[in-house]
Context: one part of a larger RNA
């Protein structure tokens, strides 16, 4: 911009895209065949491989500062306990996220028209002939069925809802204030390069603290007891303590304040 008023939300599918793999084993059945040796169609059910799709209950990976140990140096006046800094200093271990090595699910079934092909009935051509008029079967192929996209499908669709019929006016495809609605601005995040989307903006739990939980780490300082003491090492109690990112609930304490634009009047 169009879609012949201006919106919100649901759709409906013309068209497109995807997907469409495939083994070995068991039953039928050592049956049918076949001297045997071997060994089936049909049909039925297990387990797989790649490949995809969505996910994070397990497994497991990451996890730049969550928690712990520790080495070297500085610093904070000493101790003590604590900050830097050294690949994240190194090590063990880990919520949310994201992720495969994990988990679950897919490939169809069924329907229709067929291709080779195999038929019935059947004449030209008293026979025969699946074809010439009729009529059937019959494929991982083709139309469908599954799944996502979709009305610029310009052929521009539907269906609830909502907003009205205003002033000026050279009368035009003109100007203006609004109306329902939506931008802007702001706080975020199941969403993101940006935009967009999505959720909220005091009639508010949107984030952020702050409280309780999960959940991680693994037993905080301090003080105490052991030990004549010095240095060192090892244990105990208080004490599953102490601390904690993003998870889950709450709470206006802090930020969303306050405004500003646009937008039909129905040829």
């Nucleotide at each position: 911009c169009g879609u012949a008023g201006g919106a919100u939300a649901c759709u409906u599918g013309a068209g497109g895209a995807a997907g469409g793999c495939u083994g070995u084993c068991c039953c039928u059945a050592g049956u049918a065949c076949g001297a045997g040796a071997g060994g089936a169609c049909c049909g039925g059910g297990a387990c797989g491989g790649a490949c995809g799709a969505a996910c994070c209950u397990c497994u497991g990976g990451u996890g730049u500062g969550c928690c712990a140990g520790u080495u070297g140096u500085u610093c904070c006046g000493c101790c003590a306990g604590g900050g830097g800094c050294a690949u994240g200093g190194c090590u063990g271990g880990u919520u949310g996220g994201c992720c495969a090595c994990g988990u679950u699910c897919g490939g169809a079934a069924g329907g229709g028209a067929u291709a080779a092909c195999c038929g019935c009935u059947g004449a030209a051509g008293g026979c025969a002939u699946c074809u010439a008029a009729g009529c059937g079967g019959g494929a991982a192929g083709c139309c469908u069925g599954u799944u996502c996209c979709a009305a610029g499908a310009u052929g521009a669709g539907g269906u609830a809802u909502c907003c009205c019929a205003c002033c000026c006016u050279u009368u035009g495809u003109g100007g203006g204030u609004u109306a329902a609605g939506g931008c802007u601005c702001c706080c975020a995040a199941g969403a993101g390069a940006c935009c967009a989307u999505u959720g909220g903006g005091u009639u508010g739990a949107u984030a952020g603290g702050c409280c309780a939980g999960a959940a991680a780490u693994g037993g905080a300082a301090g003080c105490a007891c052991a030990g004549u003491a010095a240095u060192g090492u090892g244990u105990u109690g208080u004490u599953g303590a102490g601390u904690u990112g993003a998870c889950u609930g709450g709470u206006a304490c802090u930020a969303a304040u306050a405004g500003g634009c646009c937008g039909a009047g129905g040829a």
The part of an RNA shown here (large-subunit ribosomal RNA, domain VI) has 267 nucleotides. Its mean pLDDT, the model's own confidence on a scale to 100, is 83.